Predicted 3D model of a 74-nucleotide RNA (transfer RNA) from an uncultured bacterium.
Rfam family: tRNA. The family's RNA type in Rfam is transfer RNA. Rfam links the family to the GO term triplet codon-amino acid adaptor activity.
Model confidence (mean pLDDT): 81 of 100.
[in-house]
RNA sequence: GGGCGGCUAGCUCAGCUGGUUAGAGCGUCACAUUGACAUUGUGAAGGUCACAGGUUCGAUCCCUGUGCCGCCCA
Numbered sequence: 001g002g003g004c005g006g007c008u009a010g011c012u013c014a015g016c017u018g019g020u021u022a023g024a025g026c027g028u029c030a031c032a033u034u035g036a037c038a039u040u041g042u043g044a045a046g047g048u049c050a051c052a053g054g055u056u057c058g059a060u061c062c063c064u065g066u067g068c069c070g071c072c073c074a
Base pairs, nucleotide, nucleotide: 001073002072003071004070005069006068007067010026011025012024013023019057028044029043030042031041032040050066051065052064053063054062
């Protein structure tokens, strides 16, 4: 220098071909349960979907560029 993949909650990751409210597990907090922990149950908080631009009535999803991480080629 070239090619490919990834970036979504604190962490690990889903998200079907663009459609009304973006989710799971773990973690955190509250409540119930206990003499008290743990476990279990219920609920809650937490997201500029890496960034910028474009297409579209509508973008996490499509297109372009940039950044970061990983792999391959030279």